[in-house]
A computed fold for a 690-nucleotide part of an RNA from Chthoniobacter flavus Ellin428, annotated as large-subunit ribosomal RNA, domain II.
Rfam family: Bacterial large subunit ribosomal RNA.
The coordinates come from a structure-prediction model, not an experiment, and the mean pLDDT is 85.
Context: one part of a larger RNA
RNA sequence: GUCUGCGAGUUAUUGUCAGUGGCGAGCCUAAGCCCUUCUGGGGUGGAGGCGAAGCGAAAGCGAGUCCGAAAUGGGCGCCCAUAGUCGCUGGCAGUAGACCCGAAGCCGAGGUGAUCUACCCAUGGCCAGGUUGAAGCGCUGGUAAUACAGCGUGAAGGACCGAACCCGUGAACAUUGAAAAGUUCUGGGAUGAGCUGUGGGUAGGAGCGAAAGACUAAUCAAACCCGGUGAUAGCUGGUUCUCCCCGAAAUAGCUUGAGGGCUAGCCUAGGAUGCUGACUUGUGGAGGUAGAGCACUGGAUGAACUAGAGCCCAUACCAGGGUAUCGAAUUCAAUCAAACUCCGAAUGCCACAGGGAGAAGUCCUGGAGUCAGUGCGCGAGGGAUAAGCUUCGUGCGCGAGAGGCAAACAUGCCAGACCAGCAGCUAAGGUGCCCAAAUACCGUUCAGUGGAAAGGAUGUGAAGAUACUUAGACAAUGAGGAUGUUGGCUUAGAGGCAGCCAUCAUUUAAACAGUGCGUAAUAGCUGACUCAUCGAGUGUUUUCGCGCCGAAAAUGAUUGGCGAUAAGCGGUAUACCGAAGCUCUGGAAUUGAGGAGAAUUCGUUUUCCUUGAUUGGUAGGGGAGCGUUGUAGCGACGCAGAAGCGGGAGCGGAAGCAACCGUGGAGUUUCUACAAGUGAGAAUGCAGAC
Numbered sequence: 001g002u003c004u005g006c007g008a009g010u011u012a013u014u015g016u017c018a019g020u021g022g023c024g025a026g027c028c029u030a031a032g033c034c035c036u037u038c039u040g041g042g043g044u045g046g047a048g049g050c051g052a053a054g055c056g057a058a059a060g061c062g063a064g065u066c067c068g069a070a071a072u073g074g075g076c077g078c079c080c081a082u083a084g085u086c087g088c089u090g091g092c093a094g095u096a097g098a099c100c101c102g103a104a105g106c107c108g109a110g111g112u113g114a115u116c117u118a119c120c121c122a123u124g125g126c127c128a129g130g131u132u133g134a135a136g137c138g139c140u141g142g143u144a145a146u147a148c149a150g151c152g153u154g155a156a157g158g159a160c161c162g163a164a165c166c167c168g169u170g171a172a173c174a175u176u177g178a179a180a181a182g183u184u185c186u187g188g189g190a191u192g193a194g195c196u197g198u199g200g201g202u203a204g205g206a207g208c209g210a211a212a213g214a215c216u217a218a219u220c221a222a223a224c225c226c227g228g229u230g231a232u233a234g235c236u237g238g239u240u241c242u243c244c245c246c247g248a249a250a251u252a253g254c255u256u257g258a259g260g261g262c263u264a265g266c267c268u269a270g271g272a273u274g275c276u277g278a279c280u281u282g283u284g285g286a287g288g289u290a291g292a293g294c295a296c297u298g299g300a301u302g303a304a305c306u307a308g309a310g311c312c313c314a315u316a317c318c319a320g321g322g323u324a325u326c327g328a329a330u331u332c333a334a335u336c337a338a339a340c341u342c343c344g345a346a347u348g349c350c351a352c353a354g355g356g357a358g359a360a361g362u363c364c365u366g367g368a369g370u371c372a373g374u375g376c377g378c379g380a381g382g383g384a385u386a387a388g389c390u391u392c393g394u395g396c397g398c399g400a401g402a403g404g405c406a407a408a409c410a411u412g413c414c415a416g417a418c419c420a421g422c423a424g425c426u427a428a429g430g431u432g433c434c435c436a437a438a439u440a441c442c443g444u445u446c447a448g449u450g451g452a453a454a455g456g457a458u459g460u461g462a463a464g465a466u467a468c469u470u471a472g473a474c475a476a477u478g479a480g481g482a483u484g485u486u487g488g489c490u491u492a493g494a495g496g497c498a499g500c501c502a503u504c505a506u507u508u509a510a511a512c513a514g515u516g517c518g519u520a521a522u523a524g525c526u527g528a529c530u531c532a533u534c535g536a537g538u539g540u541u542u543u544c545g546c547g548c549c550g551a552a553a554a555u556g557a558u559u560g561g562c563g564a565u566a567a568g569c570g571g572u573a574u575a576c577c578g579a580a581g582c583u584c585u586g587g588a589a590u591u592g593a594g595g596a597g598a599a600u601u602c603g604u605u606u607u608c609c610u611u612g613a614u615u616g617g618u619a620g621g622g623g624a625g626c627g628u629u630g631u632a633g634c635g636a637c638g639c640a641g642a643a644g645c646g647g648g649a650g651c652g653g654a655a656g657c658a659a660c661c662g663u664g665g666a667g668u669u670u671c672u673a674c675a676a677g678u679g680a681g682a683a684u685g686c687a688g689a690c
Stems, first nucleotide, its partner, number of pairs: 001690006011096013026050003032044005054061002064076004099238002102235001106228003110225003118202009127192001129161003132157001136153006165189003170185004204220001206216002241625006251264005265370002267367007275358001279355007291343001292341002297337003301333004308326002310323004373398010403414003418587004423583003429577003432562003438574001440572005455549002459546010476533005482506003487501003512527001516525002588615012626679001628676006635669003644663004650657002
């Protein structure tokens, strides 16, 4: 891992509601006792309980009562308008382990452990070999005597080197090991606070500890076994057959509350109500948003005017003059605002009236689930007018929604799947091939743009504006481009062309006191300007369409691919394709309306026909069934072959049923009821097999 078996809302009791049944202003017995065909049944038993009356804290009073001195007041009741009670079944709640499995833990005057290990006690054992050479002592020297020195002797030491022994420094290996801590190499101690044998002692909030929270039998920030114990778990996981109807929420308030809960909201079932509903039409309202505005409150810009201030002049003081400085207030112009408003919509909201019979509304009662939401569009706050960001409002979807389109793609676009059909029409989106359907038409693009921005540019198409132009434009070519004059100043020089000032006049078709290059300064080249040649457009600018550059990333590239100059982009027209949408044909269920019948305790229950609508669905509510085991009753089958097992025609809307065949060899079962150890794929489920 697979297979087989086992494996989770139970039982008791107390409430509450519904269904159903008995009796009914009443209803019921409990324990006990008696009888019996004895896990059972029948009788007795009214103690007591609930109901028929309430009010008051109570005494108490009573259709009233309480407050109060009292009330014509107020509260709760009475009347109008009485239904309860006891069983059974089911839903839910409380109490119990309470759907199942799961802690780490807490406690016990319950127990077992020091054969491991820590420390201690008693009694034993062990330490090759080598080295060093303390004290003391002796001799000699030395001293007044000591001291002191030398040479011997001697054998001390938590002394030295190093086996046994003890330890475990570093490394490698090992890491489903040879081993639940080792092996090898290397290393530390090795006469000591040494190592070790045997026997004994100390124990669980306790021991023991040269102290690491170490060790106390592979277990230690409180051992192990047993018990309380099914501890508790707002947490995780799991929770077993089928079909039908409806169908959520991820919000508000409160919470030692935030991944939990309670109440409300939203769902469901029953009952009641009976047009009240969504939506729509009309009428009447409240309001201060969008926009707009500057009348208020403020912000910000320019101008005028100007109090005041600065600076300068003048001044003994007071006054005064000037100013190309700053400038409140005021006026004018043009503006900005969530916390400005002289104004002011559209929607939405409220009320009334009309339409509106809807899987609408409202009320009561039983049962829930939900309290992590998420994307997109629109309106806003936060952020950077960032985020697949975050917080609100509003709508739609996903959640809980399949189908078609978007290459693939919860949320985008189209569209809401009862079942069947080898029938038809469409939506979004498409119609070269992959791939169902047009190689349609008119423009546009040349970039494979289509299939990245600011910014930049004689790309190209369209529509304008404007200037020059047959009195000849633009470009090109030929010629001229002069004189006073080298203008004056400056300067070493300054001659159009370093710089400053002026910028006139003359001859002319035209020609600057000079546009640029150039020279030391001249010179030289060129431009403006003019004529000629040529012969029809040329220049500038605005808006729009489609393109170009901008354009660098790590394994081989991608409009989905191929590829295409349309099969790109814009526009136009017709046709076609295209979904579980719509239609057609057949069928099923639910439900409304109408009709007919049967039963009836007259409450109702149920069958059939016609017709309309409906039938996606998670949490969840409601309804109807299938199957398993056992029990009771009436039947039925079985050695001429039961159950079980292997196949299985066929039947049914599903769970399922099942003829028949084989195997098997003795029991089985329809129907009607009843009772449950009643359905397995999941729980790192449990046991077994492989």